A computed fold for an 88-nucleotide RNA from a soil metagenome, annotated as THF (Tetrahydrofolate) riboswitch aptamer. The prediction has a mean pLDDT of 79.
């Protein structure tokens, strides 16, 4: 002097779940983890409260197609500050 490596986002594939409204979002408090280690900003995750709020239609009654800032997994790209620590 190069390199590797978290959480997480985002596209896609696939199975789902909601659509008789959960769930994603938005606030306020707490708490927990966050490259391999320590600290640590910013994101994340859970709980409780709270406010807002929807796209369902077909159909031979077997079903099939939407919707939802919806759920998991898998691929791809992106991917923490500071010291140390790992490999060349």
């Nucleotide at each position: 002097c190069a390199g590797a490596g978290u959480a997480a986002u985002u596209a896609g594939a696939u199975a789902g779940c909601g659509u008789u409204a959960a769930g994603u979002g938005c606030c306020a408090u707490a708490u927990c983890a966050u490259g391999g280690g320590a600290u640590g900003u910013u994101g994340g995750a859970u709980a409780u409260g709270g406010a807002c709020g929807a796209a369902c239609a077909c159909u031979u009654a077997g079903g099939u197609g939407g919707c939802g800032g919806u759920u998991a997994u898998c691929u791809a790209a992106u991917g923490c500050a500071u010291c140390c620590g790992c490999u060349g």

About this RNA
The model forms 94% of the base pairs in the Rfam consensus. RNAcentral holds the sequence, with entries from MGnify.